[in-house]
Molecule: transfer RNA
Organism: Candidatus Iainarchaeum sp.
């Protein structure tokens, strides 16, 4: 220098162009003498910028970062 893969709550993970999923963790409540376990509820995320579209996590373009291949 060329090519490929990946990027989503604090962590890990799913997501046919139409409400962003689940688990762990967190908070609150229940249970308990207290705590843990268990039950219920809640909060919390789309790597950055542009484009297409009625609508983009998803499609297109330009970047950034990590990993891999070629030179």
């Nucleotide at each position: 220098g060329g090519g490929g893969u990946u990027a989503u709550a604090g962590u890990g993970u799913a997501g046919c162009g139409g409400u962003a999923u689940c688990a762990c963790g967190g908070u609150u409540g229940g249970c308990u003498c207290c705590a843990g376990a268990c039950c219920a509820a809640c909060a919390a995320a789309c790597c950055g910028g542009g484009g297409u579209u009625c609508g983009a996590g998803u499609c297109c373009c330009c970047g950034u970062a990590a990993c891999c291949c070629c030179a």